[in-house]
Molecule: SAM riboswitch aptamer (S box leader)
Organism: Kribbella flavida
RNA sequence: UGCUCAUCCAGAGGGACUGAGGGAUACGGCCCGUUGAAGUCCCGGCAACCCUCCCCGUGGAGGCCCCGUCCUGGGGCCGCUCGCGGCGGAACGGUGCCAAAUCCGUCCCACGCCGAGAUCCGGCGCCCGGGGAAGAUGAGGA
Numbered sequence: 001u002g003c004u005c006a007u008c009c010a011g012a013g014g015g016a017c018u019g020a021g022g023g024a025u026a027c028g029g030c031c032c033g034u035u036g037a038a039g040u041c042c043c044g045g046c047a048a049c050c051c052u053c054c055c056c057g058u059g060g061a062g063g064c065c066c067c068g069u070c071c072u073g074g075g076g077c078c079g080c081u082c083g084c085g086g087c088g089g090a091a092c093g094g095u096g097c098c099a100a101a102u103c104c105g106u107c108c109c110a111c112g113c114c115g116a117g118a119u120c121c122g123g124c125g126c127c128c129g130g131g132g133a134a135g136a137u138g139a140g141g142a
Stems, first nucleotide, its partner, number of pairs: 001142001003140006013043005021032003026106004044098003049094002052090003055086005062078006102134001107131003111125005
């Protein structure tokens, strides 16, 4: 850099340095910001994607016991390993994150209104309605 998959309405901020912008990009909107933006550093925190460990359930293989039978079968118990699952638990480590839904919209559909307007067409609006695009983060692989 591009590919695949998952997630993106929850959560979590103080200090120091610095000094004017910032919210990915373009446009529109709406916000944040000299009561200090972005950035860098320190400390703290959130979360649970990966790693690790634990609990519960379940499936498969295994062992033991009982019943039945002579050859298949039925039932029960056991702990280990493996797989799967859970709004499960822990949080040392690898990342990530700590205004607002990824701040919202943009494209398509749905819905509503307007136009002489049922269909069609056009315009406008709307979204804690659905999808897409783009983006972010993680994991995997190239």